[in-house]
Parts: sequence; structure tokens; C1' cells
RNA sequence: UAUCCCGGUGGCAAUGGAGUUUGCCCUUAACCGCCGAAACGGCUGAUAACUCCUGGUCUGAC
Repeated sequence: UAUCCCGGUGGCAAUGGAGUUUGCCCUUAACCGCCGAAACGGCUGAUAACUCCUGGUCUGAC
């Protein structure tokens, strides 16, 4: 100096925050939704999953 292993720490899972669980990644990474030939065209969902909060949409009541 390079490579490998172990541990710690960190990051990510299509738009916000918190907790829990799961999975993925080791910076050459995980990840970056769908339809449409295209369009300054269109569509679903704030979760990977569960619960709560915030925001948004629809309906009803006061």
C1' cells in the first nucleotide's frame, strides 16, 4: 500500500414527522412509481409493514 475477515457506526426501501418490526447496502452501493411514440400529457399512494401525528382526496352529519 492492496486485499480479506470481525466489530462498531451509518445509509436506503417513489413526497413529511415519531415509535416498533422486516429487508437491503458498504460509497464502484442499496434507492430514484405507473401509463403514453411524444407532449409544459395522464394516473395511484404520505407506510417496505403496523400504529400515531401532519398534509391531501371523497362522502355524510352538526
The RNA shown here (Fluoride riboswitch aptamer (crcB RNA motif)) has 62 nucleotides and comes from a bacterium. Of the family's consensus pairs, 100% are formed in the model.